The RNA shown here (Glycine riboswitch aptamer) has 90 nucleotides and comes from an uncultured Alphaproteobacteria bacterium.
The sequence was found by an Rfam model in a public genome assembly.
Its Rfam family is "Glycine riboswitch aptamer". Gene Ontology term of the family: glycine biosynthetic process.
RNA sequence: CGAUCCCGCGCGGGAGACGUCCGUCUUCAAAACGGAGGCCGAAGGAGCAACCACCCGGAAACUCUCAGGCAAAAGGACCGCGCAGGAGAU
Numbered sequence: 001c002g003a004u005c006c007c008g009c010g011c012g013g014g015a016g017a018c019g020u021c022c023g024u025c026u027u028c029a030a031a032a033c034g035g036a037g038g039c040c041g042a043a044g045g046a047g048c049a050a051c052c053a054c055c056c057g058g059a060a061a062c063u064c065u066c067a068g069g070c071a072a073a074a075g076g077a078c079c080g081c082g083c084a085g086g087a088g089a090u
Base pairs, nucleotide, nucleotide: 004087005086006085008083009082010081011080012079013078018037020036021035022034023033024032038070039069040068044066045064046063047062051058052057
């Protein structure tokens, strides 16, 4: 100098599923709270498969749906770009 890897921040993109019903509050709604059933999976979490490791185990966008979510907003795995920090082969 520096491929690559890890963590964080910013910007952009970003799916799915009842704007469900009942009650409280309210001028009426919406929101919020409580209840009822129905759903979604891509925050998080848990479980395992291939595989890795074989001492313990690790492990997905799969599975579960605890949590979260089901108009908009917010959030959102993941992808792209930028910035910064750490490690760093050649």